[in-house]
Context: one part of a larger RNA
This record gives sequence, C1' cells and structure tokens, in this order.
RNA sequence: AGUGAACGCUGGCGGCAGGCCUAAUACAUGCAAGUCGAACGGCAGCACAGCAGAGCUUGCUCUGUGGGUGGCGAGUGGCGGACGGGUGAGGAAUACGUGGGAAUCUGCCCAGUCGUGGGGGAUAACGUAGGGAAACUUACGCUAAUACCGCAUGCGCCCUUCGGGGGAAAGCCGGGGAUCUUCGGACCUGGCGCGAUUGGAUGAGCCCACGUCGGAUUAGCUAGUUGGUGGGGUAAGGGCCCACCAAGGCGACGAUCCGUAGCUGGUCUGAGAGGAUGAUCAGCCACACUGGAACUGAGACGCGGUCCAGACUCCUACGGGAGGCAGCAGUAGGGAAUAUUGGACAAUGGGCGCAAUCCUGAUCCAGCCAUGCCGCGUGUGUGAAGAAGGCCUUCGGGUUGUAAAGCACUUUUAUCCGGAAAGAAAAGCGCUGGGUUAAUACCCUGGUGUCCUGACGGUACCGGAAGAAUAAGCACCGGCUAACUUCGUGCCAGCAGCCGCGGUAAUACGAAGGGUGCAAGCGUUACUC
Repeated sequence: AGUGAACGCUGGCGGCAGGCCUAAUACAUGCAAGUCGAACGGCAGCACAGCAGAGCUUGCUCUGUGGGUGGCGAGUGGCGGACGGGUGAGGAAUACGUGGGAAUCUGCCCAGUCGUGGGGGAUAACGUAGGGAAACUUACGCUAAUACCGCAUGCGCCCUUCGGGGGAAAGCCGGGGAUCUUCGGACCUGGCGCGAUUGGAUGAGCCCACGUCGGAUUAGCUAGUUGGUGGGGUAAGGGCCCACCAAGGCGACGAUCCGUAGCUGGUCUGAGAGGAUGAUCAGCCACACUGGAACUGAGACGCGGUCCAGACUCCUACGGGAGGCAGCAGUAGGGAAUAUUGGACAAUGGGCGCAAUCCUGAUCCAGCCAUGCCGCGUGUGUGAAGAAGGCCUUCGGGUUGUAAAGCACUUUUAUCCGGAAAGAAAAGCGCUGGGUUAAUACCCUGGUGUCCUGACGGUACCGGAAGAAUAAGCACCGGCUAACUUCGUGCCAGCAGCCGCGGUAAUACGAAGGGUGCAAGCGUUACUC
C1' cells in the first nucleotide's frame, strides 16, 4: 500500500460498485423454455353468429343445439430445449496462452444457379372394451398433415473398373381483370416455405511448435507400447480400432511416480526487475447426485432429455413407482463470515411466430449489509466578565477557552407542501413516392402525419415553508511515533508490535483532566507485496 474480509466500539445522508472464500453438503415450496392454428385432424373450456324452444315487459332474457366464426386444452408435426444462467469438483495436459497448419463439418443468415410433377400405406388424438393403489398401460376400430414411403425427372451433385451406376422435394397464406368450370376450383400473381447445388459468413472438430507449480528422501518407464503394410471407423488426419510384420519409443534438457492447482486477459504490490494472486467483468476449458452408455439432432454423449448400475430421500393398496437448486429466491447444516421465498418484460438481448402476441429469476430495477471507493453534512460570524464547573497549582495563578452563554445570520442535509423529466424508438393505423405485377389488389420499401407502450416511480431534478433546528465517534499519548500531568495500585492487578513497563513519587497498569491522529468511521486480527 492492498483485501470478496471478519471481530470490537460507534454510526447522519447520497452516488457507484461488491456480497457462501467454508460442505461439488442435503434440500421443503414457488418460479427459471417455450412457441407456432399462416403445417394437421380436431373442439375439452370461453365467447359470438345461425337454428329450435320457453318466458313474456314485443325486443330483451333464459334453455337446448351449433367447428359456421373468434380463438384454443390435450394430441400429431416444425423450430428451439447444445443458447442464455450456475459452479470450479476433476484435470499438470485430450486444458489454457501465443503463433502456425491441413485431412473436415456447419441449422438459422447472405449471394448465385436449377427444381418444386404424380401416387401410396399408416398412426396419435378420438371411440369402444379392459389392467393398475398410483406412475402408467393393453387390445380392437376410425382419421389428417409441411409426419412416413415408393414412382418420375435430375443441369449440377455422389460413386466408378470410366463401360456405367445412385439419389430430391411440401405445401401454406394473401390478392385478382379477362377465359374455362363438375361452382370445389383451374389460371395469373405476391409472400412465407420445401429439394438439389456453388460460394460466403459464423460456429465447431483435428494437428504442430513454444510457454505454463513443488518434490530425486520418486531413476528408470512402456506391450497397442513405437513404427510399417493392409483394412475398419469418423464430418475429417491418426494405433482411433483390428489383422499381420519389424523392435522399437520416452528419460538427469528430469521420463515415470507422488503432491498441489481450473487457465488467460487481468488484479495487488513494487522506481523497476520481480513477487503474490486469478472475487466481480471478459475469453477458453471442465462439470451437472456418483459411475457408465448411447439415442435424437446441423450441433450433445445433453444442468431443469432417455437408459443401466449405485448411494440417499419420498410415495405405496407391498405388487410397484417418483426425485436430483454447482439456475433465481429460500431452508437446514458447516462457518469468523456473505443478502429478498421482491417488481417488470418499459429498455437491451434471446426463443418461436408473417405478424400482433407469448415465453424469458438472461436482463433491467427495487430490498438488505458502512463491505469498499467517492462526495456532502453535523453549522457560520461575532463574542473576555477570559463566567460557572472540571483539572493542575509554587496558592500568585495556569488550563479547558472564543470554547460556552449572549447577539447577528445561513438552511446543504433531514421533515413537510407543490411542480416534474430523460430513459420510447420501433411495431400499428392514415396519406403519399418507389419496387413487384396484366393490375390502381396483395406484398416489400422510403417520406410524412397520427396513436399506443415506463417495472424503476410521482424516482432524479426544481421551487417553497419553518427552524440551529435532525446528525461524532474511535484509537493513541515511554522510545520507534505526533501527543503529559494528577490520583489509585505496589513484580499485585495488569500492559506489550519490538525494546521492555509494574517490587510506594509509574509520562508504559487503571481512572480523570489535558493533548495528538484519523473521522462516519476508528482500531484489532488474518493474508499478500
């Protein structure tokens, strides 16, 4: 000088930050990942047309029906649940940092080219009948799709022995003048999609070099081990895996073993070199009750998915089941010690969707804590009879001390009253240009006008009112080290960072008066330089 600090005494306000360093211990409860009806069959619930009936006050109310409509529980399907958020257990190198490399993949996004034809069989939901305490589950029957499967075509694409061979797709929504129509539509057109392929962007996988803690009271280690040939596997190189062959490979420039540890940008300190460290923020890695495994998928061997084993907890009708806070709050425990079971999606960002919306404990805010940094205040001026009181005294006085009182002011802050932002721009709607088009529809886009949206919060800020009113402590005073006297005690009680104080005059213990230093803090302890 510093700290994610703690403890003791004390404590007025604001701004900005920070807040389980210990048990990667166990978790009650709520929330943290959904969304799309413009993919689909539908209609459980809500609402409204329509239809039927009833009551009558004759235009209202009630009852029934009603997927026709707005919408929508559950279901099929798509996209997202691989991001975001948490933690640092493991790991000393499959990590991280820096610099290179070639044998790769990449959903959504951007740019280009081509295509989007014609068929089929199922299945959930639902219905019926069962089983089970529950979790859940069985059989039969019906049905749809952007779900699934063939056929056609296929420039380019993939394989190839260069002859040839293989392999795609899906529709949905909006608008429309002619023409045709079985009145469904065809047809034209716009948008969103779908398939193939080329390139980009982004993201990811792989390889190499160098750097990266301590121990030699760890000296030898290694059999898929090291290399080759041929295969398998992967998106891809490779003993990654396998068969065969060779006998290699690493090591005092520290192999192997043991211990410790997430790494970095940074942070603290220091004149620097260096030393220490890796909270918050950012990048990377690893993990998700413990261990193992794969499935799906562009991407996982997957925190809030699946399966198996284990420990633990819970339910049970004893047959069998359920769970995983190292997400946000919160609880118990551990500990010197670390916060609310808060508000909002208004902003930023993310997911889905054409969009409106919806979801979002990410995030933005609020609450708690002097934990830190910064700022402000607790008054200002005047005031000598140097008041009273306290303390000391050589008894003259000195000191507290302009301090107080008194007088004159001010009103930051606190209190009360009133006014009052920015954070909000988009999207939507109207008008009007441009593009597209057969089109003045629709759709996209520029301009302009209008309307709506604020958790924080009636907050920041501003104005006004009254009144010195609402606000000072802590440590120290032997030397180091700024600051001294009296009383008490008598090697006792005690102090102490080091030297050392205390045994009858203690500036070192305890108290008082006085003083010194910091100040909403001050000291102590711990740790680092």

RNAcentral holds the full RNA, with entries from ENA, Greengenes and SILVA. This is a predicted structure of a 529-nucleotide part of an RNA (small-subunit ribosomal RNA, 5' domain) from an uncultured bacterium. It matches the Rfam family "Bacterial small subunit ribosomal RNA". Its mean pLDDT, the model's own confidence on a scale to 100, is 85.